RNA sequence: AAAGCGGGCCGGGUGAUCGCCGGCGGUUCGCCGCUGGAGGAAAGUCCGAACACCAAAGGACAGCAGGCUGGCUAACGGCCAGGCGGGGCAACCCGACGGAAUAGUGCAACAGAGAACAGACAGCCCGAUGCGCUUCGGCGCAGGGCGAUGGUGAAACGGUGAGGUAAAAGCAUCACCAGCGAGUGUGGCGACAUGCUCGGCUAGGCAAACCCCCUGCGGUGCAAGGCCAAAUAGGGAAACGGUACGAAGGCUGUCCGCCUCAUUCCGCCUAAUCAGCGGAGCGUUUUCGGGUAGGUCGCAAGAGCGUCACAGUAAUGUUACGCCCAGAUGAAUGAUCGCCGCUUUCGAGCGAGCAAUCGCGCGGAAGCACAGAAUUCGGCUUACAGGCCGGCUUUGUAA
Numbered sequence: 001a002a003a004g005c006g007g008g009c010c011g012g013g014u015g016a017u018c019g020c021c022g023g024c025g026g027u028u029c030g031c032c033g034c035u036g037g038a039g040g041a042a043a044g045u046c047c048g049a050a051c052a053c054c055a056a057a058g059g060a061c062a063g064c065a066g067g068c069u070g071g072c073u074a075a076c077g078g079c080c081a082g083g084c085g086g087g088g089c090a091a092c093c094c095g096a097c098g099g100a101a102u103a104g105u106g107c108a109a110c111a112g113a114g115a116a117c118a119g120a121c122a123g124c125c126c127g128a129u130g131c132g133c134u135u136c137g138g139c140g141c142a143g144g145g146c147g148a149u150g151g152u153g154a155a156a157c158g159g160u161g162a163g164g165u166a167a168a169a170g171c172a173u174c175a176c177c178a179g180c181g182a183g184u185g186u187g188g189c190g191a192c193a194u195g196c197u198c199g200g201c202u203a204g205g206c207a208a209a210c211c212c213c214c215u216g217c218g219g220u221g222c223a224a225g226g227c228c229a230a231a232u233a234g235g236g237a238a239a240c241g242g243u244a245c246g247a248a249g250g251c252u253g254u255c256c257g258c259c260u261c262a263u264u265c266c267g268c269c270u271a272a273u274c275a276g277c278g279g280a281g282c283g284u285u286u287u288c289g290g291g292u293a294g295g296u297c298g299c300a301a302g303a304g305c306g307u308c309a310c311a312g313u314a315a316u317g318u319u320a321c322g323c324c325c326a327g328a329u330g331a332a333u334g335a336u337c338g339c340c341g342c343u344u345u346c347g348a349g350c351g352a353g354c355a356a357u358c359g360c361g362c363g364g365a366a367g368c369a370c371a372g373a374a375u376u377c378g379g380c381u382u383a384c385a386g387g388c389c390g391g392c393u394u395u396g397u398a399a
Stems, first nucleotide, its partner, number of pairs: 001395005007389004012340007020037007039370001043381002046379005051221004063217005068082005083097001084095004098212002104210002106206002121150002123146004129142005158177005163171001178202001180199008225297004235288007248260004264280005304323004309318003341368007349360004
């Protein structure tokens, strides 16, 4: 210098004017002053919690989720460190990474003869069987043998060499290698790594297919939930009333006015009625409680933020010091203008170059990402114009 890998951070700046939400103070109640006012993702609502209410003897089934090891954490499906497998020359990246001899079931497109305890399509062979021909070497047909070769496929039932055979083959053969099982040694907390001995003689893939094993899970979410509490209607209680400020109806749709109708029912007492007493019903007044609208709390000092030190490889933890950092609810956090910055584009100019084109300053115009709190935290995932700062790898060049 080129190409690449992997982290951390910023997310236009500034001034004026006008406006919006919260808090504090003042007020002549009209307002005025001071002060705070989105994010790294506030997003998706996908995990894990706090908190609240409901449910609940204990356990199980079903269902859902997770699944290498150790650590961190309030917890987690998150993070850190490591193991194993895969990719890359490397930095580094990716992995739902328990089980296919613990049992059972299932699936495999296309191609291909055949896709699981398989398969003769092309092909190789004729030792053993039969027939025919023969120049007696063999040849042909039937019938067999073969998984060595070719071809298909993601995958064809260990690999290489030797022995062996008619041709062949892990073929109860041999050597080496791979893989499997059992035992055992060493290193590691562990996942695992690496040796040795023996055995049998080759066991396919898929469990983000059913399934099996292990672990976890009661439900609903701040519209949770607590408190205060109108008008209207309805409920409980008390007092009063026997007629009215008329419960009902009509002229008349309404008001005034007028008219009609109603003046209750049951029980006790009594021969019976009235009166009296008790109750029901109706009406008036007072009062209580539930609950709706509405208000308020929950709701902003917290698993809080920043800096330093210490422990730890790290995630993280501890101590000290400092800080207070939005709380709306038909839902505030904005708009305009000036200057500066950046990006794109246009114009003329200058410079380099054969040219395409590139560079430099000047002027004009447009734009300034993704997005926006709603009970609160810890994560994950997704979106993001442009820019800044470290680290690392490979290649080349120079010293």